[in-house]
Parts: sequence; C1' cells; structure tokens
RNA sequence: GAUUUAUACAGAAGUGGCGAGAGAACAGGCUCCGUGACCCACUGGCAACCUUCGUUGAUGCGAAAGGUGCCAAUUCCUGCCCGCUCCGGUGUUUGCCGGCGGGAGAGAUAAGUU
Repeated sequence: GAUUUAUACAGAAGUGGCGAGAGAACAGGCUCCGUGACCCACUGGCAACCUUCGUUGAUGCGAAAGGUGCCAAUUCCUGCCCGCUCCGGUGUUUGCCGGCGGGAGAGAUAAGUU
C1' cells in the first nucleotide's frame, strides 16, 4: 500500500517552542486563527479496540491500563442513491428546492489477513 471486520450526535487541556494559515483531497458552506491557530515537545487527561486479571452457562459482566488511538465544532456540514401516502416552500401532470430519515461512497481509528 491492498483487503476484511468493527466503531463514531458521548468523552478529554495546560505549559513551552514555532510563526501563518488551519479544519484529509476537490467544490460549496461554516468555523478556528498574531488575545498565536495548525504543527512539534513535555506534562496532564479521555476512552476502552487489542491486551492482562477476576467472574460467568456465555463471544456476557466487572477491574486494570501494558500496545495503539484520541483531547474545537456529529467524521464540522453538504456533494451520490432511496423515501415526499415524514415536514415546509414552490410549481402544479409526473416535478423542483430546503429540512428530516435511511443507504452508499470517501476518509479516520482499532484488530486481523496479505
């Protein structure tokens, strides 16, 4: 890198360094940012996927926190498909726009395979 499975409206910040953009890519929106963002280091924290321990009929439950991960905004939101006999607007023959719900895709993380 490819691939499989699982997860996502919850949760968790200070100090120092740096110095201009940042929020994955493209587009649109929105937001953060010289009152110093993003990123890096240290410290602290969140969570509990793997792990360890206990327990159970159990792949269930509980505890710990060794390996990862994470600590603005739902994965910041939308983009493709379905529902309009879910809601609103508009047109009125099927429709269109916005919202809402479901799904797909993409990305992220974990664990496995290659």